Transfer RNA from Streptomyces antarcticus, 74 nucleotides, folded computationally. It was read from a public genome assembly.
RNA sequence: AGGGGUGUAGCUCAGCUGGUCAGAGCGCCGGUCUCCAAAACCGAAGGUCGCAGGUUCGAAUCCUGCCGCCCCUG
Numbered sequence: 001a002g003g004g005g006u007g008u009a010g011c012u013c014a015g016c017u018g019g020u021c022a023g024a025g026c027g028c029c030g031g032u033c034u035c036c037a038a039a040a041c042c043g044a045a046g047g048u049c050g051c052a053g054g055u056u057c058g059a060a061u062c063c064u065g066c067c068g069c070c071c072c073u074g
Stems, first nucleotide, its partner, number of pairs: 001073007010026004019057001029043004050066005
């Protein structure tokens, strides 16, 4: 330099062919239970969907550029 993959909650990841709250598990916080704790159960908080543009009535999803990480080629 060229090619491919990947980026979504604190962590691990879903998210169908663009469509109605952006989710799950774990974790954190609160509650029930307990002498206390753990476990179990209930509840709440937490997100600019890597960044910036574009297309569209509508974008996590499609297109373009850039950035980070991983792999391959030279």
Model confidence (mean pLDDT): 81 of 100. Taxonomically the source falls in Streptomyces (Bacteria, Actinomycetota, Kitasatosporales, Streptomycetaceae). Its Rfam family is "tRNA". Gene Ontology term of the family: triplet codon-amino acid adaptor activity.